[in-house]
RNA sequence: AGAGUUUGAUCCUGGCUCAGGAUGAACGCUGGCGGCGUGCUUAACACAUGCAAGUCGAACGAACCUUCGGGUUAGUGGCGGACGGGUGAGUAACGCGUGAGAAUCUGCCCUCAGGAGGGGGAUAACGGCUGGAAACGGCCGCUAAUACCCCAUAUGCCGAGAGGUGAAACGAGUUUCCGCCUGAGGAUGAGCUCGCGUCUGAUUAGCUAGUUGGUGAGGUAAGGGCUUACCAAGGCAUCGAUCAGUAGCUGGUCUGAGAGGAUGAUCAGCCACACUGGGACUGAGACACGGCCCAGACUCCUACGGGAGGCAGCAGUGGGGAAUUUUCCGCAAUGGGCGAAAGCCCGACGGAGCAACGCCGCGUGAGGGACGAAGGCCUCUGGGCUGUAAACCUCUUUUCUCAAGGAAGAAGAUCUGACGGUACUUGAGGAAUAAGCCACGGCUAAUUCCGUGCCAGCAGCCGCGGUAAUACGGGAGUGGCAAGCGUUAUCCGGAAUUAUUGGGCGUAAAGCGUCCGCAGGCGGCCUUGUAAGUCUGCUGUCAAAGAGCGGAGCUCAACUCCAUAGAGGCAGUGGAAACUGUAAGGCUUGAGUGUGGUAGGGGCAGAGGGAAUUCCCGGUGUAGCGGUGAAAUGCGUAGAUAUCGGGAAGAACACCAGUGGCGAAGGCGCUCUGCUGGGCCAUAACUGACGCUCAUGGACGAAAGCCAGGGGAGCGAAAGGGAUUAGAUACCCCUGUAGUCCUGGCCGUAAACGAUGAACACUAGGUGACGGGGGAAUCGACCCCCUCGGUGUCGUAGCCAACGCGUUAAGUGUUCCGCCUGGGGAGUACGCACGCAAGUGUGAAACUCAAAGGAAUUGACGGGGGCCCGCACAAGCGGAGGAGCAUGUGGCUUAAUUCGAUGCAACGCGAAGAACCUUACCAGGGCUUGACAUCUAGCUGCACGCCUCCCGAAAGGGAGGAAGCCUUCGAGGGUGCUAGACAGGUGCUGCAUGGCUGUCGUCAGUUCGUGCCGUGAGGUGUUGGGUUAAGUCCCGCAACGAACGCAACCCUUGUGUCUAGUUGCCACCGGUGACGUUAAGUUGCCGAGCACUCUAGACAGACUGCCUGUACAAGCAGGAGGAAGGUGGGGACGACGUCAAGUCAGUAUGGCCCUUACGCCCUGGGCUGCACACGUGCUACAAUGGCUGGUACAAUGGGCUGCAAUACCGCGAGGUGGAGCUAAUCCCCAAAACCAGCCCCAGUUCGGAUUGGAGUCUGCAACUCGACUCCAUGAAGGUGGAUUCGCUAGUAAUGCCGCAUCAGCUACGGCGGCGUGAAUACGUUCCCGGGCCUUGUACACACCGCCCGUCACAUCAUGAAAGCCGUCUGCACCCGUAGUCGCUGAGCCAACCCGCAAGGGAGGCAGGUGCCGAAGGUGUGGGUGGUGAUU
Repeated sequence: AGAGUUUGAUCCUGGCUCAGGAUGAACGCUGGCGGCGUGCUUAACACAUGCAAGUCGAACGAACCUUCGGGUUAGUGGCGGACGGGUGAGUAACGCGUGAGAAUCUGCCCUCAGGAGGGGGAUAACGGCUGGAAACGGCCGCUAAUACCCCAUAUGCCGAGAGGUGAAACGAGUUUCCGCCUGAGGAUGAGCUCGCGUCUGAUUAGCUAGUUGGUGAGGUAAGGGCUUACCAAGGCAUCGAUCAGUAGCUGGUCUGAGAGGAUGAUCAGCCACACUGGGACUGAGACACGGCCCAGACUCCUACGGGAGGCAGCAGUGGGGAAUUUUCCGCAAUGGGCGAAAGCCCGACGGAGCAACGCCGCGUGAGGGACGAAGGCCUCUGGGCUGUAAACCUCUUUUCUCAAGGAAGAAGAUCUGACGGUACUUGAGGAAUAAGCCACGGCUAAUUCCGUGCCAGCAGCCGCGGUAAUACGGGAGUGGCAAGCGUUAUCCGGAAUUAUUGGGCGUAAAGCGUCCGCAGGCGGCCUUGUAAGUCUGCUGUCAAAGAGCGGAGCUCAACUCCAUAGAGGCAGUGGAAACUGUAAGGCUUGAGUGUGGUAGGGGCAGAGGGAAUUCCCGGUGUAGCGGUGAAAUGCGUAGAUAUCGGGAAGAACACCAGUGGCGAAGGCGCUCUGCUGGGCCAUAACUGACGCUCAUGGACGAAAGCCAGGGGAGCGAAAGGGAUUAGAUACCCCUGUAGUCCUGGCCGUAAACGAUGAACACUAGGUGACGGGGGAAUCGACCCCCUCGGUGUCGUAGCCAACGCGUUAAGUGUUCCGCCUGGGGAGUACGCACGCAAGUGUGAAACUCAAAGGAAUUGACGGGGGCCCGCACAAGCGGAGGAGCAUGUGGCUUAAUUCGAUGCAACGCGAAGAACCUUACCAGGGCUUGACAUCUAGCUGCACGCCUCCCGAAAGGGAGGAAGCCUUCGAGGGUGCUAGACAGGUGCUGCAUGGCUGUCGUCAGUUCGUGCCGUGAGGUGUUGGGUUAAGUCCCGCAACGAACGCAACCCUUGUGUCUAGUUGCCACCGGUGACGUUAAGUUGCCGAGCACUCUAGACAGACUGCCUGUACAAGCAGGAGGAAGGUGGGGACGACGUCAAGUCAGUAUGGCCCUUACGCCCUGGGCUGCACACGUGCUACAAUGGCUGGUACAAUGGGCUGCAAUACCGCGAGGUGGAGCUAAUCCCCAAAACCAGCCCCAGUUCGGAUUGGAGUCUGCAACUCGACUCCAUGAAGGUGGAUUCGCUAGUAAUGCCGCAUCAGCUACGGCGGCGUGAAUACGUUCCCGGGCCUUGUACACACCGCCCGUCACAUCAUGAAAGCCGUCUGCACCCGUAGUCGCUGAGCCAACCCGCAAGGGAGGCAGGUGCCGAAGGUGUGGGUGGUGAUU
């Protein structure tokens, strides 16, 4: 410090997620030791038991014990139980923090001053009687005090004064000394007041009657509405009152670079509370945790009459919960209470125990030890990893066990240690007692095997898993941390993702529709004062602890101790005066006024106008009009449309008209008039900062809509009809109501947009057009120059994610306002306000997703555009689709009908040959190292093989026989048997693969290097202008070059030359035979020859080379020559890639599977099965034909297990026989055409299916299941619906021939060959496919895309809902506990007074009563939560 995730890729916006740190934690697995800390976050739920506050006999009486020294004790009395300890329920508050303040009190402590004189009466204990179950009392009697009371005195207090008031214990012990009373002061502690700070909600906007203030009185320690009476009507609040929710506050803690954010355990300060609510008493202090009274709930005891209790003290129990310890030891230390002290008490505290809960430290051994054991795992089988790891050798003893010694902590001379025989030290023993957890797809360090097969599971995000999972589970290995490691939860960080530091708002979320304007915020120039802000010096304070820095002590560290600094806050005080504020004075440039001009659809009202439309009347006129893509509804013979004349009505104002004008926006357009707002220019007379912005508020605000009244020509939601359509609640057509128009009143919203708030200043220009002014010039203008305002366009710097903006900013700054913070839910729900309504404004959450989005890029796509091509259409010729047959496929059937191929690009395809074989399928019979390969071990034994016979369907098994390898006599080789490695598999996966192939497509494309442009994806080049069959070539150009494709090079064909002539050829020449009467001549053979044909090698030829036209060029058009002319024809050749295209059954091959079978052999069957459907073909339907007869002309190829001539036999298939030929030699070997004749339009002399019979051939074998021949039979079919295929020239069409496979053949198929030999193309609108450019896109699996809504079912969350049930709270009233206060007090009372006494008085108590008053009750509101048929 960042990273992952939106996309095919990119940049940006933006959310989600991760890596870090932390915790009073919990859970899972694991667990050696020590030190120091920490340990109910939940039920402020309920608590058994024990302990947590006593002490003083030197205050007092008494009782008991006594070693007579004294000791113990209940009670009276004193001090302390207001501290210490716990908890955080309540509290949004002067509660807390911080800083000030005045009207107060303060026991014990300290200092100072003064004093303690004289009296008195009671009462507990105790004794007696007595009540009660108990708790606890009652009556009578006795007694003491440092208990209580009175008098005196008084520095004090009150009062103007007079005066009034007002204390004490001759105490205890005794040596000092401890106490008592009063006053003053201090210290400490406490009470009170104020400034500032202190969470969320406005879908809480008004709250308040003791309320705010005053006066009198009361009350308090003290100020005060603190209380009360009276008077006044105030007080608080948008700078957020009130209400609601939540919460103890702080020092600090965690995090963060900081600013901040979160938090408030332990420790420390303050507050509040003590079962819940209320109340007071005592006291220096309490409205009191371990005190009292009352009420309530709960628990316990009870003799039922009545009583007792309060762990949020320490332990502990139950409960709740994911979860939090011992009913321990000790007062030795520190500290507290009491005491004169000894001392006593203290669950404060000091310690121990439990818990890896945390932090820190240590250990589980150290050194040596193999080219590296065994085992495990992986493997390409070579090896690699585990791994110096182990074993083994040497060494050490932290730790462990045992033994011995043994502290500091103790102050204070002696004594005193819970911890603790602990820490620590020494010795002995022995590597001995001690390693796990998580992860390993990316983020993120670390990989492989097996299992599983969208299953089981994982997952923080992206995402893994559908048979080769580095992501699941296990193993091995590796990485990380380590007595821990992971997970979960929470906080901060990363997140600049609420942005003060430090964000944004044209298009990503975001500028209010516009203006006016109060409060608020901000504000021109100069001078003087002031000192609030600001800056600065000093002072006080911000406790300690913590944090920082320095040091010290525990062996280190954690931990503890010592010392110390500064920021910053608040307060006080001194100073400075630039800036801000403020006060005063001045100025003119901001702003405004005046004066003079000026443009304008600015606004309101009135008047006028013409064109058009419709309607009405009249004329002319006749059959249609209207409308549409085409029609129909509609109108029209009752006279329409058309046309002419006249009239009426309403609405809107053509041309001018213009990114031209005006207005704040909405908006404004015929002409004239009236009223009226604003702007601009010029001038510089006046005012003198009067300004800018603006929450709340106010005004205006298109269209539609609403209310009332008018108006209504045209148009026209709704509605009706006609069409279209699968439907058509639409688009089109015919009608047509609201409305549109006017007046008045509502509504208040729009893509109210420049998707751009207002104001001011600054920052290059060019150019257009609008309004004004000036200069120069002119007679005046035009032209030219300058300037102000508004409005466009291009553009520099700059900005921007890019697009773009760019003096009219989206640039650079200042001020103010509004708004945004992931998508959906949703501008929805609820609440409130406004509205007649429609609705508008304000405006959530649950739930859900990992994206949603902006700009740009490359593709793909478009019933977008432009250009172009192709038998793509069109123009033609011939077919398919109908029939019969052949063949393939689907389907069905079957024991099996083996498998594959399935749009184009499967379907006469793999298959260039299924009767057996093939053969992979089925049935049956058999074999198990196997039909086939290699090797090892052992055995047999002479081979193996061949022949014959038997069983058998065969395979196979059995029997017999003949011949019979080699040798160095050890053996070798071969064979057989047994055993083991292994063979074998047309079993699966073409979606694990190689190779090959199809297709787009022989389409013209696809890329690279360097440079340049862009943040980048990417672009450029390859686009553009021409041209081409072509990214072919030329020109231009931030590109310059290059590669794979195109073309050419290759083969063939078309012309010629040369070379070469056998098996080819035969013109000339010679010889000879035959025919012909001779002859002419024809023909065969031989010789000779190579001229020609031909054969097959080399070469030539064609390049837009030449000419004309055109063009810049490339090129194009025409022409000449030429066998051939613009690629001459044909072929081979197929770029980058696409289709997970096809093939594991051609072969190869990973993985998986079978192994007496999914392998192998054999016989028979099947692949040929047939209601049906489709594809590809053949033959036809006939006369351009059929039949008969005659007569011509080929080429490619093939041939010895072969082709086979002549000849003979057979109607024929064929047979007999065999010349010739291993082939330019011999053989296979032509048909259509042509000539002649017959047929005469018919199911025929067309057509040949089907069937019967008879044969031929191949073959071990033609039944299932071959081909062919002959005789007979003679089906459908008369040119084929929708639709569809091929072909542009030697092509289509048509005729025959050959070959491969092959014993034969279902070949009508495939591949070749030759013969005969056309028609048509205007053209590119349309269909299909393709190329280039451009455009839109929400597509990228790419339009066979994406995606919207209803409906059905299931589930989840939420709203509404008659109501129902809780909880909180306001108000009114009733009842009224305890208790303070007031009044009363006939009952009761010792102190003081009067009195001899009795008695009386003062004073007090019980009792009674009044106000207030908790809980409770009744009623009525409000808030909030749960639930609810249904929706």